[in-house]
Molecule: transfer RNA
Organism: Candidatus Pacearchaeota archaeon ex4484_31
RNA sequence: GCCAGGGUAGCUCAGCGGGUAGAGCACACGGCUGUUAACCGUGGGGUCGGAGGUUCGAGUCCUCCCCCUGGCG
Numbered sequence: 001g002c003c004a005g006g007g008u009a010g011c012u013c014a015g016c017g018g019g020u021a022g023a024g025c026a027c028a029c030g031g032c033u034g035u036u037a038a039c040c041g042u043g044g045g046g047u048c049g050g051a052g053g054u055u056c057g058a059g060u061c062c063u064c065c066c067c068c069u070g071g072c073g
Stems, first nucleotide, its partner, number of pairs: 001072007010025004019056001027043005049065005
């Protein structure tokens, strides 16, 4: 330098026919228990890597850039 995959909650990841952004774990609060843990319930938390473009509408499509992983040279 070229090719492929990836970047979404604190962590691991879904969301790929464009239509209100989710799960598990973690965290907070409550229930239960003599207490803790476990278990059950509720809740908070997101500029969807950055900037443009298309569209009534973009995590999703297009362009450029940044970062991570692998391959080729």